[in-house]
Description: The part of an RNA shown here (large-subunit ribosomal RNA, domain VI) has 271 nucleotides and comes from a metagenome. The prediction has a mean pLDDT of 85. RNAcentral holds the full RNA, with entries from SILVA.
Context: one part of a larger RNA
RNA sequence: CGCAGGAAAUUUGAGGAGGGCCGUCCCUAGUACGAGAGGACCGGGAUGGACGAACCUCUGGUGUGCCAGUUGUACCGCCAGGUGCAUGGCUGGUUAGCUACGUUCGGAAGGGAUAACCGCUGAAAGCAUCUAAGCGGGAAGCCUGCUCCAAGAUGAGGUUUCCACGCCCCACUUGUGGGGUGAGAGGCCCCCGCCAGACGAGCGGGUUGAUAGGCCAGAGGUGGAAGCACCGCAAGGUGCUCGUGAGCCGACUGGUACUAAUGGGCCAACA
Numbered sequence: 001c002g003c004a005g006g007a008a009a010u011u012u013g014a015g016g017a018g019g020g021c022c023g024u025c026c027c028u029a030g031u032a033c034g035a036g037a038g039g040a041c042c043g044g045g046a047u048g049g050a051c052g053a054a055c056c057u058c059u060g061g062u063g064u065g066c067c068a069g070u071u072g073u074a075c076c077g078c079c080a081g082g083u084g085c086a087u088g089g090c091u092g093g094u095u096a097g098c099u100a101c102g103u104u105c106g107g108a109a110g111g112g113a114u115a116a117c118c119g120c121u122g123a124a125a126g127c128a129u130c131u132a133a134g135c136g137g138g139a140a141g142c143c144u145g146c147u148c149c150a151a152g153a154u155g156a157g158g159u160u161u162c163c164a165c166g167c168c169c170c171a172c173u174u175g176u177g178g179g180g181u182g183a184g185a186g187g188c189c190c191c192c193g194c195c196a197g198a199c200g201a202g203c204g205g206g207u208u209g210a211u212a213g214g215c216c217a218g219a220g221g222u223g224g225a226a227g228c229a230c231c232g233c234a235a236g237g238u239g240c241u242c243g244u245g246a247g248c249c250g251a252c253u254g255g256u257a258c259u260a261a262u263g264g265g266c267c268a269a270c271a
Stems, first nucleotide, its partner, number of pairs: 001152001005163007015149004021049007033038001051106005059100004066093005071086006110144003117137004165182008186267004190206005211260003214256005220249003227240005
């Protein structure tokens, strides 16, 4: 821009994409078969490999604004306690998120038409013949079935709901046409954000508000803060305060208008 008024929501599915793999073991059954050795079809079950998708409960990884320990050095006047720098200084853990080495699931079943092939009936050709007329069976393959996209499918589909109302002027003449103006469903700008994201977009919120931050509580992490007292030359230890959890604490969950989403603007409908 189109989809012959303007919107919001919800759909149909033409068409397209994906997927489609393979093994081992057990039962049937040591049966059929076979002199034996060996050893099935059909049918049923279990369990794997590779591949793929989703997810983070578990197991791990990461976790540079979480917690703790610790070295050197500089500084905060000194002690104590801290901060900066040294690869995040180093080391031990670790929430959320993202992840695989983790977890769950998938390939199918079923239906239809077929290939090779196997048949029924059956002439031409008194026989025979699956074929010439006709009718069956038959593949991991084909069309479906499963998952996803999908009406620019210009063949532009369907359904539901909302809006389409006034005023003024001019023409022609009694309801039309043209112009102007206000209102108007809805949308956008702007702002607060996100399990969404390169940017647009998508999704949520904007005071009639829990959208983000803060605060409170919880979950979770770390692992016993600072201070004081006592013991020790000291490093350190113990108690107040013991793992029934101190102090601190990112992203998680809930609550709470304290802060910020103020105020406002733009577009917008005919025959």